Two RNAs folded together computationally: RNase P RNA and transfer RNA, 440 nucleotides in total. It holds a member of the Rfam family "Bacterial RNase P class A". Rfam's curators write: Ribonuclease P (RNase P) is a ubiquitous endoribonuclease, found in archaea, bacteria and eukarya as well as chloroplasts and mitochondria. The family's RNA type in Rfam is ribozyme. Its mean pLDDT, the model's own confidence on a scale to 100, is 78.
RNA sequence: GGAGAAGGCCGGAUGAUCGCCGGUCAGGUACCGGCCUGGCCGGAGGAAAGUCCGGGCUCCACAGGGCAGGGUGCUGGGUAACUCCCAGGGGGGGCGACCCCACGGAAAGUGCCACAGAAACCAGACCGCCGUGGCCCGUCCACGGUAAGGGUGAAAGGGUGAGGUAAGAGCUCACCGGUGCCGGUGGCGACACCGGCAGCCAGGAAAACCCCACCCGGAGCAAGACCAAAUAGGGGAGCGUCUGAGGGUGGCCCGCCCGAAGCUCCCGGGUAGGUCGCAUGAGGCCUCGGACAACCGGGGUCCCAGAGGAAUGAUCAUCACCGGAAUUUUCCGGCACAGAACCCGGCUUAUGGCCUUCUCCGCCA
RNA sequence: UGGGGUGUCGUCAAGUGGUAAGACACGGGCCUUUGGAGCCCGCAUCCGGAGGUUCGAAUCCUCCCACCCCAGCCA
Numbered sequence: 001g002g003a004g005a006a007g008g009c010c011g012g013a014u015g016a017u018c019g020c021c022g023g024u025c026a027g028g029u030a031c032c033g034g035c036c037u038g039g040c041c042g043g044a045g046g047a048a049a050g051u052c053c054g055g056g057c058u059c060c061a062c063a064g065g066g067c068a069g070g071g072u073g074c075u076g077g078g079u080a081a082c083u084c085c086c087a088g089g090g091g092g093g094g095c096g097a098c099c100c101c102a103c104g105g106a107a108a109g110u111g112c113c114a115c116a117g118a119a120a121c122c123a124g125a126c127c128g129c130c131g132u133g134g135c136c137c138g139u140c141c142a143c144g145g146u147a148a149g150g151g152u153g154a155a156a157g158g159g160u161g162a163g164g165u166a167a168g169a170g171c172u173c174a175c176c177g178g179u180g181c182c183g184g185u186g187g188c189g190a191c192a193c194c195g196g197c198a199g200c201c202a203g204g205a206a207a208a209c210c211c212c213a214c215c216c217g218g219a220g221c222a223a224g225a226c227c228a229a230a231u232a233g234g235g236g237a238g239c240g241u242c243u244g245a246g247g248g249u250g251g252c253c254c255g256c257c258c259g260a261a262g263c264u265c266c267c268g269g270g271u272a273g274g275u276c277g278c279a280u281g282a283g284g285c286c287u288c289g290g291a292c293a294a295c296c297g298g299g300g301u302c303c304c305a306g307a308g309g310a311a312u313g314a315u316c317a318u319c320a321c322c323g324g325a326a327u328u329u330u331c332c333g334g335c336a337c338a339g340a341a342c343c344c345g346g347c348u349u350a351u352g353g354c355c356u357u358c359u360c361c362g363c364c365a
Numbered sequence: 366u367g368g369g370g371u372g373u374c375g376u377c378a379a380g381u382g383g384u385a386a387g388a389c390a391c392g393g394g395c396c397u398u399u400g401g402a403g404c405c406c407g408c409a410u411c412c413g414g415a416g417g418u419u420c421g422a423a424u425c426c427u428c429c430c431a432c433c434c435c436a437g438c439c440a
Stems, first nucleotide, its partner, number of pairs: 001361010012319007020043010045337001049348002052346005057220004064254004069216005074088005089103001090101004104211002109209002112204002126150002128146007135138001158176006177201002179198008224276004234267006246258003269439003283302008321334005366436007375389003383420001391407005413429005
C1' cells in the first nucleotide's frame, strides 16, 4: 500500500429570534382550565418500518377434555416468553482472521427419483469376460455364469492388495474406512477417546406424506369500559319456542355457562360525538457484586412525546463532519435511511459515518 | 391501525416438483387489385425480487416488494 474478518459507538452541537403540540403554575374575564396573557417543564428512532416471532394487557367461563390444525427439533443455560440470546458439541467452508448449519428419525410404513441408461431400489446382464451346446465355422447363434473393466446418469450398493476361480465377486483373508452392539475413561450433557466383537457394508430426499418428543384456547386497543345522540325498533326469507333454535368470535365433538324466546341472513333506515383504556414501565442513567457469557442481584438517582391520521419546525451566528477549489487566511456544496399511535423483548430489512482489534498478500529497512 | 388475499407474455389465464398449455393482441409471410376475413410461422433469455432445500423449483421454505379487499354503534 492492497484485499479482507470481527466487535463497538454516533445518528450533528451550542446560542438567539419567531412559531407548533402536550402538561403545569399564576393572573385577567359575564360561575367554570370556556377564552385571553405570561412563566416553567417535556416533545421521534436506531431502525419509530416489515408485522415475521414472543409476551404483557383486555374480553370471551375459572380457559376444561379429545380430535383436527399449527409450531419447534444437537446439549446446557438465560428470559415474562420466543422461531431470540449466550456458552459448548458435531458437521461444512475459507491459506487465514473467522464464518455458516431447518443439526430428531430414511435398518417403522406409503409414495417419488424426469431424461438418459440393460438396470433407479427384493438391484441389474447393453458392451465386455468366462463356460457349455449348435451350425452355414463367422466381426455367428442359443443357454447359463459373472458387477473386476467400459458406457449412461445427480446418484449404479465400501477402498487397496493377496488368495481363490472357468471367469469373477466380502466369496475368503490382511490393512484402511463406515455402521451396529458390548465394555471402560473423561464430561451435568450433546459427545469425545480407547479396547473388543460382528463381513453387517445399509442410495437420496422428511423445506414429500408421515413417525417420535415437546409446546400452542381464540380474538385483538376499531381489545374493552362508561356516557351521550338518533328512529321507520320498518319489510322479506329461513330456523325455533323445553323433543329447546341460538349465543359464549376457536374448524369439529364433548363438557360447562347463558338462553321459558327469540336468533340468523338480505333489503331499507338512523348515527358515526365525548371520556377512560393511555404511559411508573420485564423503564432510563450511575455504581457495587456474582457469572466465561447471555444475564441476574443490591444501592443511589431521574420522570422522559402522546394525537383528529395532522405537533415535534424555520431562520441566523459560531463550531463539528464529508467532498471540491485555492499559496495559508478563505470560498462553494453536501450532511443518509426515514418519522411514534396500547406497550414491551427479539428477528429481518433500509441507511450515513467514525473507532478498535485481528488476518492474508506485496514492497522498503 | 388491525385482519385477510393476489402477483405467470401487452391483456385474460392453465400448470401445485421433471425443464412454461391456450385465447386475444402484436410481428412476418401466403391469398387479394387493395383492405378485412382465412391459412402458415414467430413471440416468456429473469413465472414480482433475493437467498435456500433438491440431481432438478413457477411449484417447497425464509426474507423483502407491489397491488387489492374488509372493519364501529343502534335497531